Predicted 3D model of a 76-nucleotide RNA (c-di-GMP-I riboswitch aptamer) from a Gemmataceae bacterium.
């Protein structure tokens, strides 16, 4: 230092659901809560789903796939 990912070790994220707000919506954001996640940390770059227009287009989901940049530990 690559690759891997353990009945190791310190942590870390946080699904629904509830509540509040923003938003036509999808969906977001904060509390509460934890389904789970080795990247469930960031990129909308390619497929996919979604929502608004509907005529061109527009937003959105990264915890749907795929990629990329990064990043704790260090068993086999």
């Nucleotide at each position: 230092c690559c690759u891997c990912g353990a009945c190791a070790a310190a942590g870390g994220c946080a699904a629904a659901a509830c509540c509040g707000c923003c938003g036509u919506a999808a969906g977001g954001c904060g509390g509460u809560g934890a389904c789970g996640c080795a990247a469930a940390g960031c990129c909308g770059c390619g497929g996919g789903c979604c929502c608004c227009u509907c005529u061109g287009g527009g937003g959105g989901c990264a915890g749907c796939c795929g990629g990329g940049c990064u990043g704790c530990c260090g068993a086999a």
The sequence was found by an Rfam model in a public genome assembly.